[in-house]
RNA sequence: CGGGAAGUAGCGCAGCCCGGCUAGCGCGCUUGGUUCGGGACCAAGAGGUCGUGGGUUCAAAUCCCACCUUCCCGA
Numbered sequence: 001c002g003g004g005a006a007g008u009a010g011c012g013c014a015g016c017c018c019g020g021c022u023a024g025c026g027c028g029c030u031u032g033g034u035u036c037g038g039g040a041c042c043a044a045g046a047g048g049u050c051g052u053g054g055g056u057u058c059a060a061a062u063c064c065c066a067c068c069u070u071c072c073c074g075a
Stems, first nucleotide, its partner, number of pairs: 001074007010027004020058001029045005051067005
């Protein structure tokens, strides 16, 4: 320098192809129950500029463009 993949909650991921329901799952976290106490279990809850900026659209995590970061391949 060229090509490709990934970026969504504290961590690991789904959703994106085919735009629209309130953005979800597991673990973790908080509170309560249970227990002498803890673990396990049960119930409830909090936590998101969907990498950044712009564009298209009535409407964008999803479509288009540029850029940033990480990884892989090639030179």

A computed fold for a 75-nucleotide RNA from a Candidatus Omnitrophota bacterium, annotated as transfer RNA. NCBI's taxonomy places the organism under Bacteria, Pseudomonadati, Candidatus Omnitrophota. The prediction has a mean pLDDT of 84. It matches the Rfam family "tRNA". Rfam describes the family as follows. Transfer RNA (tRNA) molecules are approximately 80 nucleotides in length.